The RNA shown here (small-subunit ribosomal RNA) has 1406 nucleotides and comes from an uncultured bacterium.
RNA sequence: AGAGUUUGAUCCUGGCUCAGGAUGAACGCUGGCGGCGUGCCUAACACAUGCAAGUCGAACGAGCAAAUACAUUUGAUUUCUUCGGAAUGAAGAUGUAGGCGCGAGUGGCGGACGGGUGAGUAACGCGUGAGUAAUCUGCCUCAUACAGGAGAAUAACACUAAGAAAUUGGUGCUAAUACUCCAUAAGCUCACAUUAUGACAUCAUAGAGUGAGAAAAGAUUUAUCGGUAUGAGAGGAGCUCGCGUCUGAUUAGCUAGUUGGUGGGGUAACGGCCUACCAAGGCGACGAUCAGUAGCCGACCUGAGAGGGUGAUCGGCCACAUUGGAACUGAGACACGGUCCAAACUCCUACGGGAGGCAGCAGUGAGGAAUAUUGGUCAAUGGUCGGCAGACUGAACCAGCCAAGUCGCGUGAGGGAAGACGGCCCUACGGGUUGUAAACCUCUUUUGUCGGAGAGUAAAGUACGCUACGUGUAGCGUAUUGCAAGUAUCCGAAGAAAAAGCAUCGGCUAACUCCGUGCCAGCAGCCGCGGUAAUACGGAGGAUGCGAGCGUUAUCCGGAUUUAUUGGGUUUAAAGGGUGCGUAGGCGGCACGCCAAGUCAGCGGUGAAAUUUCCGGGCUCAACCCGGACUGUGCCGUUGAAACUGGCGAGCUAGAGUGCACAAGAGGCAGGCGGAAUGCGUGGUGUAGCGGUGAAAUGCAUAGAUAUCACGCAGAACCCCGAUUGCGAAGGCAGCCUGCUAGGGUGCGACAGACGCUGAGGCACGAAAGCGUGGGGAGCAAACAGGAUUAGAUACCCUGGUAGUCCACGCCGUAAACGAUGAAUGCUAGGUGUUGGGGAGCAAAGCUCUUCGGUGCCGCCGCAAACGCAUUAAGCAUUCCACCUGGGGAGUACGUUCGCAAGAAUGAAACUCAAAGGAAUUGACGGGGACCCGCACAAGCGGUGGAGCAUGUGGUUUAAUUCGAAGCAACGCGAAGAACCUUACCAGGUCUUGACAUCCUACUAACGAGAUAGAGAUAUGUUAGGUGCCCUUCGGGGAAAGUAGAGACAGGUGGUGCAUGGUUGUCGUCAGCUCGUGUCGUGAGAUGUUGGGUUAAGUCCCGCAACGAGCGCAGCCCUUGCUAUUAGUUGCUACGCAAGAGCACUCUAAUAGGACUGCCGUUGACAAAACGGAGGAAGGUGGGGACGACGUCAAAUCAUCAUGCCCCUUAUGACCUGGGCUACACACGUACUACAAUGGACAUUAACAGAGGGAAGCAAUACAGUGAUGUGGAGCAAACCCCUAAAAAUGUUCUCAGUUCAGAUUGCAGGCUGCAACCCGCCUGUAUGAAGAUGGAAUCGCUAGUAAUCGCGGAUCAGAAUGCCGCGGUGAAUACGUUCCCGGGUCUUGCACACACCGCCCGUCA
Repeated sequence: AGAGUUUGAUCCUGGCUCAGGAUGAACGCUGGCGGCGUGCCUAACACAUGCAAGUCGAACGAGCAAAUACAUUUGAUUUCUUCGGAAUGAAGAUGUAGGCGCGAGUGGCGGACGGGUGAGUAACGCGUGAGUAAUCUGCCUCAUACAGGAGAAUAACACUAAGAAAUUGGUGCUAAUACUCCAUAAGCUCACAUUAUGACAUCAUAGAGUGAGAAAAGAUUUAUCGGUAUGAGAGGAGCUCGCGUCUGAUUAGCUAGUUGGUGGGGUAACGGCCUACCAAGGCGACGAUCAGUAGCCGACCUGAGAGGGUGAUCGGCCACAUUGGAACUGAGACACGGUCCAAACUCCUACGGGAGGCAGCAGUGAGGAAUAUUGGUCAAUGGUCGGCAGACUGAACCAGCCAAGUCGCGUGAGGGAAGACGGCCCUACGGGUUGUAAACCUCUUUUGUCGGAGAGUAAAGUACGCUACGUGUAGCGUAUUGCAAGUAUCCGAAGAAAAAGCAUCGGCUAACUCCGUGCCAGCAGCCGCGGUAAUACGGAGGAUGCGAGCGUUAUCCGGAUUUAUUGGGUUUAAAGGGUGCGUAGGCGGCACGCCAAGUCAGCGGUGAAAUUUCCGGGCUCAACCCGGACUGUGCCGUUGAAACUGGCGAGCUAGAGUGCACAAGAGGCAGGCGGAAUGCGUGGUGUAGCGGUGAAAUGCAUAGAUAUCACGCAGAACCCCGAUUGCGAAGGCAGCCUGCUAGGGUGCGACAGACGCUGAGGCACGAAAGCGUGGGGAGCAAACAGGAUUAGAUACCCUGGUAGUCCACGCCGUAAACGAUGAAUGCUAGGUGUUGGGGAGCAAAGCUCUUCGGUGCCGCCGCAAACGCAUUAAGCAUUCCACCUGGGGAGUACGUUCGCAAGAAUGAAACUCAAAGGAAUUGACGGGGACCCGCACAAGCGGUGGAGCAUGUGGUUUAAUUCGAAGCAACGCGAAGAACCUUACCAGGUCUUGACAUCCUACUAACGAGAUAGAGAUAUGUUAGGUGCCCUUCGGGGAAAGUAGAGACAGGUGGUGCAUGGUUGUCGUCAGCUCGUGUCGUGAGAUGUUGGGUUAAGUCCCGCAACGAGCGCAGCCCUUGCUAUUAGUUGCUACGCAAGAGCACUCUAAUAGGACUGCCGUUGACAAAACGGAGGAAGGUGGGGACGACGUCAAAUCAUCAUGCCCCUUAUGACCUGGGCUACACACGUACUACAAUGGACAUUAACAGAGGGAAGCAAUACAGUGAUGUGGAGCAAACCCCUAAAAAUGUUCUCAGUUCAGAUUGCAGGCUGCAACCCGCCUGUAUGAAGAUGGAAUCGCUAGUAAUCGCGGAUCAGAAUGCCGCGGUGAAUACGUUCCCGGGUCUUGCACACACCGCCCGUCA
C1' cells in the first nucleotide's frame, strides 16, 4: 500500500466481498511448564448455609470470677526431741480483701467509610471552567478563654403478668462522660444607631457603643486522656452559572406554580422550594413538547490524521439496594447488612400473630453459547473503636479453578548418504519424493522426576531493660511477630529420557499430485466449483502458514475519499426545485477615523492519579512493576497588536436605482371589425351514382345525393408574410383596428449614494388532460356503434359519433414543466451569421470600421469517464439555495397536510440480488441506407415432383434385420461391388496363455498323406512319403518350425470424435485475414485496410499519418489450341504391289517460340484502366485442371489407421455351421426406362472416335446354337494382337391408337460364374404385356464445344451396375437488365444482442 467481482474487451460510476488490528468472548480439534493480569456481557431473576461492623471496663451500675494477701479451720510431710512434745506447715475448706479476665445492659464513637450493581436517568446527571458577598463541616492541626453549683429520673436487676413465638406490660431499686436547672462569659449570636474601606447589589470587612441571649464531664492516678465556647486551617459536602453531551419533524406547538412580583413560611444556604395575593407571562425551527435508546468521564480499540466505535478490569463522579413511599437519628443519610407504612414473593405458626431481603464474599437453583472455591490470613497495606495492649475487618493480601488473554521457556543439539528399509505416495517404470528425516556416533539436561540447602517480603511494630535530654521523644540491647510456604531460588543425581498440534493448498492468498465420486454427495468470505480424466467435494501422499495453540462464529474500527471539515458530487451514471416575488438567515463595493467581539501573540491558573510516548531503573529476559520527563491540541484570567472580519461615526461613485430622449416586439388584458374555408338551411340547374380504401364494405343517394349557381345562418381557427426571427420569469404568445398596461434595450450622465446578491419556510403564476356551475357547439374527436384486416384484432385502416375541444367564473398543481444544464458577479484566443440600438469614416439606394443588448453555428486554452462544453461554459474563482449516496421492493404502504373528486405533497420497512448503470470499442444482427458480385433472379433449354422399376434412408417388423452419416454440407453416402467368406449382427455347437506377438522350460515325425465320428469347428487313432539350414572336437549344439506346460501377457469393429492426432466436409476460389515500426486515443482499439476511380481480385492508380511486410489473389505447375527444331517404330506413304527404302505429310514426344493492353485511336485526372481497331492460330486471367488465407460449425470419423482414459478377461476375446444385413402397410431422397412420329421396327452403307484395359488375362479368323453361350485357339505382357462403337446418314413400313408406344410382372425352357445360386446372382429364348397419354403445390441443373442427346471404357470383381470415375460423337436457345428472392463482399447507421435475432426479453398460467 491494495485486491476480487458488472463487459467479448475498455474506461468510468457504483455497490458487494477479502487481506489488518481488537475482544470480559463462545464453539470445534488438540494440549508440556512458568510469570503477570482477567473471569455472569443473559434474569436489577429467586435464594438454603456460613461469614462480611464493630469497639471502648481508662464513661456507668449490677453479675460471674483467676492469681494473690489476710483470718479461721483442718493438718500431709520433714526436722529436732528430754519421746511428753516442740517446730515446720504441703494440699484442702470457709470468710474478708483483691481484681487478671468474661460479659447482657446504660453511655460514647463508628454502622453516611470500605465492598456491590448499572435498574433508573437525555439531567447542572456527567465533563470542563467559573461563582458562593447565598452556605455547612464530626474526628484532625493551631490559637484564645473556661469548666462554679444543684437536681430529677431510667435501663440493667428483682418480683410479677400476657403470648406458641417474636415481643411486651405492671410494681419496686440503682449509676454515669445519659438527662435537667441556676450561675459566669467575650472579639460569639440577635436588635438598634454610627465611622472608615471595599463591592454590580441585597451588603461585606475593620473599629468602637447600648441592650438581650446561649456552655461545660469527668476517667485514671500525677502524668495524661477527655469536656465547653470562639476564631483560623486542612480535608469533605451543599447550591448556582457559561460551554459541551445520542436518534426521530411520519413528534410543531408546549406550559397553570406555569413566568414574574409582593408579604409570609421553610432551609446550613439562594430560589415557586411552599403558601396567600397581583400581573400575564415563559419556552420553541439555533428544534420546545413528545417518543425511543442510554449511567457519564479519565480512558480503551481502531485510524496517517481528522474521525468512528466502546465505556469490562483500574481510577473520579452519579444513581440504586425486593417494588413504591416517608421521615427519624446524626457533623454527615432520607441510610445495602437502621426504623415506619404499603405491595408482591418466601418462610415459621398453637391461625391469634410473627420473620426475611446476597446488585457484600463464597455458594445454590434458574436463564443462557457462556463466566471460578460454601479456601487461608489479618504477616503486610488500609479502615473503625480504644490511652495502650489489642479486638474487628470476605476491604486487602494470598492460595484454588479455567489456554479466557498476554509474555517467556521447552518438546533436544552437533555429526551422519548405502541418499537405507517401509508406505494404501507419484511415475515416462529409468526413477522421484518423504529425507539428514531415521538408524548410528558424540554432547547437553532448561522444564519434568528424585534428594538436599533455603530466602526476601519485617522499612517496622510490640514487650522488657539501658542511655540521653526538657518526661515525651530519640538511640541502643535482648526477646518476639510470615497467611502465602519449606514456596521462590540454589546445589546434586539419573536419563533424550515424559512433552505437537491445528488450519489451509482454484484466484484474491503462501502452498499440488493421485484415487474415489459423477450437478450426486458435498464445498463456498466474494467470484464460483461438482453433469466420468475435479490442483475447488471426500480420502491419501506431499507442501504452506501459525504453533501450546490453531481454526470457526459474533461484534467494532480500518481498507471505504462508500456522508467527503481535512476529503465527493448533480447535461447523459443517483442527483437542479416547473417558474418568479420575497421573509428569516447567509454573504457583500471604494477610502478614513475610533472600539477590540472574532483573530493573533506573551504571561498566569487549571487540565487528578493511573494510562499513552520518551529516558532510566528492578524482577535471569520479556510481559509486569518503580522513578523522572514530555504531552494533555481544552477552558478561564490578564497584558498587548489592529492587517483582515465585525461594531460605531462621517464620506465616495464604478454595483443597484431614478430622470430625460429614441427605437423594436405573436408581452398581457378588454372591446370592435374582417375575409377564406367547413357544415347546415332555402331556392335553381342536373342525373345516377357518391364516398372511401392496399383492395373493399359499412354509410349517403331516384322521397333526387355527389357536382354546380345564388342567398342566408352558425361556430371555431386565422393561408401567404414566416425565418436558425421576435417577446415573455417560466408555462406560453400569431388575422386587422382601438383603449388600458407591464418589462427589456440604446443614448445622455441630471438626481441619489451600497439602497446589493441569494433565499429555508411563505405568497403568486403555472401546458394538456380532468372536475364544478352556466352558456355555446361548425369542424375535429376519447368512450361507443358498424364495416374491414386478422388464427384472433377489445388495435392500426374506413363510415358514423358522445363527452371534450370554445366562452365566463371557480378548482386541480402536475408533464421528457428539457438546454434532461439553479440564481448572481467578475475574469479567460478568435471566426462567421442573424436581430434591436448608438458612434465614426468614405467615392453614400450603399460599404467599411467600431460599441452595447439578444439569438445561432464553428473553434483554441482549459475541463471532462468519454460523448462533448468552450465569453449564452460543462473553463477559472466567489456567494447563496436545492438535491444525491447500489439495483429491486417503491415514489409503494402507514401516518399527516391539501383537494368536490381524480389525485397531489411528504415518504419508509421487511424481503431480495451481486450487480443495476453511463460513455465509448470490435463484431454479429436489422421486414435500415448506399455500392458491388454470383445460373441469385430475369431471358431460355432440359428435368424432378405423377407411372413402373433400381438404389439409399426413415418407420415398422424381427432371434438378428450389425454399425456409422442427419438442413444446405445425411439419404446410388462409408460400400471401387453382403449367396459362403466379407460380417462387425442372431441362434446353436465349441476353445481358454488363446485365432495373432514376445519371453522361459521340456520334448519332437518339421512338412505331408489318407481313415473313422460329426453340420463343421474338432476329436480319435494310423504312418504311405519325407529328414532340410549353420557350426562341430562327430558326442552334440544353434536357428527356424511344431507339441506340451507355467505365468507375464495377448485380444476387443466394447465406450467416449464433447479427452485427442491424422484425414475430410462447409462458408468459398468468396477477397479477404493479419503483422512490424510510427502516429492518434487514459483505454478497449483506431490508422494502415477508409476515400476518388478501376478490376475477376485488398487487381492496379491517385490521394491520405502513415511507411513497409506476411498469408491469401494473380503467376510459377499440368492439360488443350498454333508454329518451329530435333527424333523417328510398332506410326505414316508423294515410291504401281510386296520387300525394302524414305521421314515431306498424319502422328508420336522432347525442346523452344508465341499474347505483353505490346501497337493505333477514343474516353479518363497527363493515372490505373475501359471501349474500338490492326495484326494474329489464339486478345485482354484464350479454355480446363491441380492449388482452398485467418478462421467458423465442441461439423464428420475411436468402424481405415494411430491414441489417452474407462470397461470385458472360461468372455464384450477366438473358432465353426446355419440364418440375417435382401423383411414390408407405408413415407422421403437420388437415378434409370417411358408415355412416342424430331418416334418405333426392318434393311442398307467394309460409315466415322477417344480414352482405357489385358496373363488364374484380353481373345481374332473359324465352327455349333434363334440366343445367352459353347468348342477351339491365331495373336498379344501391347502406338504391333484383342476388347471395339452408337446416335448420325440413306431407303422401306407403321399413322395417333394404351398402338408395331412402353416394357413391369409372371409361366416355361436354357446359359454362365462359383464347394454352393432355396432364402439371395447375372444373362438368353419364348410366352404373358401392368401402370403410364408429359405429371398439383413446389422445386433442380445449365451461359458454349456448354445444355441436351448418343454410345464406349475403367476401378471393385469368381460372378453380380440403371451407381461411381473417365472418354469421345452430334450439338443448341437465351442473358433487356439488377426492382425483387437466395447467398456473399465493402462502407455507413441503430442496437438493452456477444451462446451474438434460432439473440434478448414482457405478461399470464402450471

RNAcentral holds the sequence, with entries from ENA. The prediction has a mean pLDDT of 84. Rfam family: Bacterial small subunit ribosomal RNA.